RNA sequence: GACAAGGGCAAACCCGGUGAAAACCGGGGACGCAAAGCCAUGGAUCUACGGCCGAUUUAUGAGGUAACGAUCGCCAGGCUGCCGAA
Numbered sequence: 001g002a003c004a005a006g007g008g009c010a011a012a013c014c015c016g017g018u019g020a021a022a023a024c025c026g027g028g029g030a031c032g033c034a035a036a037g038c039c040a041u042g043g044a045u046c047u048a049c050g051g052c053c054g055a056u057u058u059a060u061g062a063g064g065u066a067a068c069g070a071u072c073g074c075c076a077g078g079c080u081g082c083c084g085a086a
Stems, first nucleotide, its partner, number of pairs: 001083001008033002013028006031073001037079003041076003044071003051065003056059001
């Protein structure tokens, strides 16, 4: 970062699976992406099994709190990579 070349990844959705959930994995499928490659370091967002608090008084209890969970295709940062026009 080009009406270049060779390519790469794969949103939504569907099927199967894992998980309490968010979400993730595999197959199909392409919305898009010049890092939509990797890293959870700082923010941000999502979930709350378990933990703590807890109205009600009837318990297999509304609700609240909160990551140690998740998202790199949310932003920033770090590391690495293909090509070579202006």
Annotation
A computed fold for an 86-nucleotide RNA from a soil metagenome, annotated as c-di-GMP-I riboswitch aptamer. The RNAcentral record of the sequence draws on MGnify. The coordinates come from a structure-prediction model, not an experiment, and the mean pLDDT is 85.